[in-house]
RNA sequence: GGUCGGGUCCUGUGCAACAGUCGUCCGGGAACCAGGUCAGGACCGGAAGGUAGCAGCCUUCAACGGAACCGCCUGUGUGCCGCAGGCAGCCUGGCCGUC
Numbered sequence: 001g002g003u004c005g006g007g008u009c010c011u012g013u014g015c016a017a018c019a020g021u022c023g024u025c026c027g028g029g030a031a032c033c034a035g036g037u038c039a040g041g042a043c044c045g046g047a048a049g050g051u052a053g054c055a056g057c058c059u060u061c062a063a064c065g066g067a068a069c070c071g072c073c074u075g076u077g078u079g080c081c082g083c084a085g086g087c088a089g090c091c092u093g094g095c096c097g098u099c
Base pairs, nucleotide, nucleotide: 001096002095003094004093005092006091007090008089009086010085011084012083013082014081015079016078017076018075019074020073022071023070024067025066026065027064034059035058036057037056042051043050044049
């Protein structure tokens, strides 16, 4: 000096960690504008019976609260973990040549 590698560095990507939204589970939950059942009472009917339906009760929508960390999504130099690419430099190893 050449050449072939490795590390550092850069980029992309994957995975993990962390954080967050949402879902899931539980609670809660409607004077009326959800549903069911509708005491009492009201109405129709000669009667049998029927109609609508307040309160109550039940099931729930939304709001709200909580648990767990299972899942989706998003983000972050948290990791320097995997893969691929890049070579302006730095460090390093092998081989060849030259002085």
This is a predicted structure of a 99-nucleotide RNA (Bacterial small signal recognition particle RNA) from an Actinomycetes bacterium. Its Rfam family is "Bacterial small signal recognition particle RNA". From the family's description: The signal recognition particle (SRP) is a universally conserved ribonucleoprotein involved in the co-translational targeting of proteins to membranes. Rfam classes the family as a non-coding RNA gene. The family is grouped with related families in Rfam's "SRP clan". Of the family's consensus pairs, 96% are formed in the model.